[in-house]
């Protein structure tokens, strides 16, 4: 300066046009415990920005920007 991947919940990750989901974490309860801890339920809580395509976008398309390679 070029080319490529990537960015989804506090944290690690599915999810590749049609209700955004899991592990752990956090909160609540129930059982159990001296208590903790441990099991079983429940709850809250997110799609990097900003546009375009589409009846509909995390999802395709462009720019921008944060990591992370790799080339000069």
């Nucleotide at each position: 300066g070029g080319c490529c991947g990537u960015g989804u919940a506090g944290u690690c990750c599915a999810g590749c046009g049609g209700u955004a989901g899991g592990g752990c974490g956090a909160c609540c309860g129930a059982c159990u415990u001296c208590a903790a801890a441990g099991u079983c339920g429940g709850u809250a809580g997110g799609c990097g920005u900003a546009g375009g395509u589409u009846c509909g976008a995390a999802u395709c398309c462009u720019a921008c920007u944060g990591c992370g390679g790799c080339c000069a």

Notes: This is a predicted structure of a 72-nucleotide RNA (transfer RNA) from Chrysodeixis includens. Model confidence (mean pLDDT): 83 of 100. Rfam family: tRNA. Rfam classes the family as a transfer RNA. NCBI's taxonomy places the organism under Eukaryota, Hexapoda, Glossata, Heteroneura, Chrysodeixis.